[in-house]
Context: one part of a larger RNA
RNA sequence: UUUGGCCUAAAGCGUCCGUAGCUUGCUUAGUAAAUCUUUUGUGAAAUCGUUAAGCUUAACUUAACGGCGUGCAGAAGACACUGCUUGGCUUGAGACCGGGAGGGGUAUGGAGUAUUCUGGGGGGACCGGUAAAAUGGGAUAAUCCUUGGAAGACUACCUGUGGCGAAGGCGCCAUACCAGAACGGGUCUGACAGUGAGGGACGAAGGCUAGGGGAGCGAACCGGAUUAGAUACCCGAGUAGUCCUAGCAGUAAACGCUGCGGGUUAGGUGUUGCAUAAUCUACGUGAUUGUGCAGUGUCGAAGCGAAGGCAUUAAACCCGCCGCCUGGGAAGUAUGGUCGCAAGACUGAAACUU
Repeated sequence: UUUGGCCUAAAGCGUCCGUAGCUUGCUUAGUAAAUCUUUUGUGAAAUCGUUAAGCUUAACUUAACGGCGUGCAGAAGACACUGCUUGGCUUGAGACCGGGAGGGGUAUGGAGUAUUCUGGGGGGACCGGUAAAAUGGGAUAAUCCUUGGAAGACUACCUGUGGCGAAGGCGCCAUACCAGAACGGGUCUGACAGUGAGGGACGAAGGCUAGGGGAGCGAACCGGAUUAGAUACCCGAGUAGUCCUAGCAGUAAACGCUGCGGGUUAGGUGUUGCAUAAUCUACGUGAUUGUGCAGUGUCGAAGCGAAGGCAUUAAACCCGCCGCCUGGGAAGUAUGGUCGCAAGACUGAAACUU
C1' cells in the first nucleotide's frame, strides 16, 4: 500500500487569491533517467535441504553438494507507460467581439412616509400603560385637532424557495467610476491548467481607540408591578451602543452543520437570465408554446446510506489536490509562543477520572 472515515455519531479551515509541492489534454521525433529482460562479479559464518561419515543410537558434530542471501556494482538489450528534450494540434484554460440581466462594490447629490422635539392657532381635563394595575406625564395647559420649522435614523407597498456576490452580505431615486458571471459568435493564443502546506486579502453582530452625531430603539442602571423570592418575563424612565469618518479587532448555529476542480450515470415539474424556431401581436427592450445553455427550487429511477434521507445543484460511480478526525470528562483549560491598546484571538497538552 492492498483497505477507515468527515450532512445528523469525532471530523470540511468563515471565504477567496496565491508561493512551494503534488497532479495534469491529443499527438510527432529523439533520449534512455526511471522501468523491464539477459548476463558478469560480489553477496562471511551459523541457520535450511540432500547424501555420507563420527560418537552404542538419537539429539549433536563433521564433510561434500545445493539452496538462501529478496541487495549492490559493471556490461548488453527493449522503449508501451512515466520523466526529460523537440515539433505540431484544439476539445481544457484564457483573450476578443455582440446584445441583454442583476438589492455586486465605491463615491456624490436628491427624495419620501413615519417618529421625536419645537413656534403659532383651537380646545380645557384627563392622558398613558396593563391580564389588572401602579410608577410616569398633565392648570407653568398635557393627551387631542390644525398649521409652520428642525433633527437623526430608515427606505413600507413592489418582494417572489426571485436576483447579485467568494463568503460576510446587498433593497427609495439619479449620476460617475470599478468589478464579476451567464448567453451567443467561433476571430486569436496554444495546455498557458487543477489544487494549494506556509503566506496574503476580505470577513455579520458585539467590542476597543480618536473625532463628530444622537430622532427612535436600547445592554447597564433606577423606579412600578408580579412573586414565597423575582438580581427576570410585563410597565415607566434611561447611559453606553446603534449612525458617520479614520484605525484596531478577526470571531458566529460565519450552516447546505455537506472543501475545491473535472468526467460519467433515467426522468417529471416550476422559476430566473440569454439564445433560437414557430404562432400571435397593441409592432415594443411585447406575448405564448417548444428547444439549447447557464442558474435556482421541488418530486423521483438506478445507485448509495445505520436510518433520516441524498439522488445531473449527489450523500451515486471515478480521478486530482488540500484541510480535518481517532471514547467521554478534565478542556478549547494550563504552559510556552505569535498577534492585540485591551477584551481577547490563534496554536494547544498532561496528571487525574470514567

Description:
Small-subunit ribosomal RNA, central domain from a metagenome, 354 nucleotides, folded computationally. The full RNA is in RNAcentral, with records from SILVA. Its Rfam family is "Bacterial small subunit ribosomal RNA". The coordinates come from a structure-prediction model, not an experiment, and the mean pLDDT is 87.